[in-house]
RNA sequence: AUGGCAGGACAUGCAGUCGCGGCUGACAAUACCGAAAGGUGUCAGGCGAGGAAAGUCCGGGCUUCACAGGGCAGGAUGCCGGAUAACGUCCGGCGGAGGCAACUCCCGGGAAAGCGCAACAGAAAACAACCGCCUGGUCUCUUCGGAGAUCGGGUAAGGAUGAAAAGGCAGUGUAAGAGACUACCGCGUCUGUAGUAAUACAGACGGCAUAUGCAAGCCCCAUCCGAAGCAAGACCGAACAGAAGCGAUACGAUAGCCCGUCGUGCUUCAGGUAGGUCGCUCGAUCUUACCGGCGACGGUAAGGCUAGAUAGAUGACUGCACACGACAGAACCCGGCUUAUCGUUCUGCCAUUUUG
Numbered sequence: 001a002u003g004g005c006a007g008g009a010c011a012u013g014c015a016g017u018c019g020c021g022g023c024u025g026a027c028a029a030u031a032c033c034g035a036a037a038g039g040u041g042u043c044a045g046g047c048g049a050g051g052a053a054a055g056u057c058c059g060g061g062c063u064u065c066a067c068a069g070g071g072c073a074g075g076a077u078g079c080c081g082g083a084u085a086a087c088g089u090c091c092g093g094c095g096g097a098g099g100c101a102a103c104u105c106c107c108g109g110g111a112a113a114g115c116g117c118a119a120c121a122g123a124a125a126a127c128a129a130c131c132g133c134c135u136g137g138u139c140u141c142u143u144c145g146g147a148g149a150u151c152g153g154g155u156a157a158g159g160a161u162g163a164a165a166a167g168g169c170a171g172u173g174u175a176a177g178a179g180a181c182u183a184c185c186g187c188g189u190c191u192g193u194a195g196u197a198a199u200a201c202a203g204a205c206g207g208c209a210u211a212u213g214c215a216a217g218c219c220c221c222a223u224c225c226g227a228a229g230c231a232a233g234a235c236c237g238a239a240c241a242g243a244a245g246c247g248a249u250a251c252g253a254u255a256g257c258c259c260g261u262c263g264u265g266c267u268u269c270a271g272g273u274a275g276g277u278c279g280c281u282c283g284a285u286c287u288u289a290c291c292g293g294c295g296a297c298g299g300u301a302a303g304g305c306u307a308g309a310u311a312g313a314u315g316a317c318u319g320c321a322c323a324c325g326a327c328a329g330a331a332c333c334c335g336g337c338u339u340a341u342c343g344u345u346c347u348g349c350c351a352u353u354u355u356g
Stems, first nucleotide, its partner, number of pairs: 001352010012321007020048002023045005031040003050327001054338002057336005062229004069259004074225005079093005094108001095106004109220002114218002116214003130159002132155010167185002170182003186208001187206008233278004242269005250264005285304008322325001
C1' cells in the first nucleotide's frame, strides 16, 4: 500500500423567524365548556421518536383469574461449564465442517429398544453375485500350447452402478480369494494421566454383522413449561329491562381430559353503557471512575432524569456547511433474536507486496 476478518461510535450539523405536544412551578379563578364526573386560561423553566421504534419470533416485569395441587396428553430445548430476573439469548471451552489465515458455521443426547423411509441406477440397499477369478464333469474343435459351449462347486480381492455395497492400505497365504493371518490406521472394551466436565493423550486386550443415510421421520432419554393480556385492570359519573330453561347422583371455575379442591348459581335470547380519571413512566435504568473475572457480567463510589400522545404532538421557511442525508415514527415497560439500510469514522487482527 492492497485485499480480508472481528468489534465499537454517529445517523445531517449550526443560526434565525413562525408554528405543535406534554411535564414542573407560580398566578388566575368560580369566568368558560359539560347532564355529571371532569376539563379549559396566563407567565416562566426545561423536555420531545430508533439502531432498528419494524417483525410479534422468544423471555420476563406488571395486572386479573385459579386451593396457586397431582397424573395423562401437548409444547419447547438438547455437547460441557458459566452469565442472567429469565430465555430457544449471551460468554468461554470441546467435537465436527469450511477457509492459506485472521475467523465463520452447526440438524451437536440415542441408529445394538422398536417401527418406518431411501427416487433413479445397480445383480443386490442388508438372508446380496451382473461382468469377472479358480476348479470338477460332459461335448466339439485343435497348429497338441490349448480354445469354445454347457452343467455343478468355491469366491467377494478386481470391474461396473450409486451419497453409501460386509472398515482402509501394504503384504503373507490360497486352486482362486477373503481379517483367514501379520504390521500400520480405524472401531470397541478396560486401565492410567491431564482437565470441574465435554474430551484429549498413552497403554493393554479384541478380528471387530462394529454393515450406509435419515431421529428438521415416528420414537427413546434428560431438563423445563398455569392461562389470558394495557382493548390487562381500578375508580368516578350517566343510563337500562327483562324473558325462558336447567339445578345438588347437577352445574360452574381451575387452557384440553381425569382425579382432587373450591363455589352456588349456571346457560340461551333480548336491552343499556360510544363520557372522564388513573394505570402512564424512577427503571432487573443511564454515564464516568475504580475493583474482581479470559469473557458474558458482577461489586463499590459519584453524578443524571432524557416523550407520555389518545383520530393520535417535532412541521414550514431562510442562510451557511458537507459525509448531499438510506432504512424508516414510540402507544404499559424491559432483555434478546430476526429482517431492512445511504454513508462517515475509530480500534485490533490475518494474508500478500514494497521500502528502511
This is a predicted structure of a 356-nucleotide RNA (Bacterial RNase P class A) from a Lachnospiraceae bacterium. Its Rfam family is "Bacterial RNase P class A". It is annotated as a ribozyme. The organism belongs to Lachnospiraceae, within Bacteria. The RNAcentral record of the sequence draws on ENA. A source record names the gene rnpB.